[in-house]
RNA sequence: GCCCUUGUCGUCUAGCCUGGUUAGGACAUAUGGUUCUCAGCCAUAGAACUAGGGUUCAAAUCCCUACAGGGGUA
Numbered sequence: 001g002c003c004c005u006u007g008u009c010g011u012c013u014a015g016c017c018u019g020g021u022u023a024g025g026a027c028a029u030a031u032g033g034u035u036c037u038c039a040g041c042c043a044u045a046g047a048a049c050u051a052g053g054g055u056u057c058a059a060a061u062c063c064c065u066a067c068a069g070g071g072g073u074a
Base pairs, nucleotide, nucleotide: 001073002072003071004070005069006068007067010027011026012025013024020057029045030044031043032042033041034040050066051065052064053063054062
């Protein structure tokens, strides 16, 4: 250089193929409850689609480009 692949809350991950649900779950965090206190348990809350462009009534999802990670190849 070329080819393939991945990018979603603090972390891990579902959803992408087959466009339309309030973007869901676990752990963690915060607050409250329970408890003499802690742990545990229960309830509630905040928190994410790598960037730009295109297609579309509608894009995390499809297309193009860039960036970053991983793998392959002479």
Model confidence (mean pLDDT): 81 of 100. Transfer RNA from a Minisyncoccia bacterium, 74 nucleotides, folded computationally. The RNAcentral record of the sequence draws on ENA. It matches the Rfam family "tRNA". Gene Ontology term of the family: triplet codon-amino acid adaptor activity. Rfam's curators write: Transfer RNA (tRNA) molecules are approximately 80 nucleotides in length. The family's RNA type in Rfam is transfer RNA.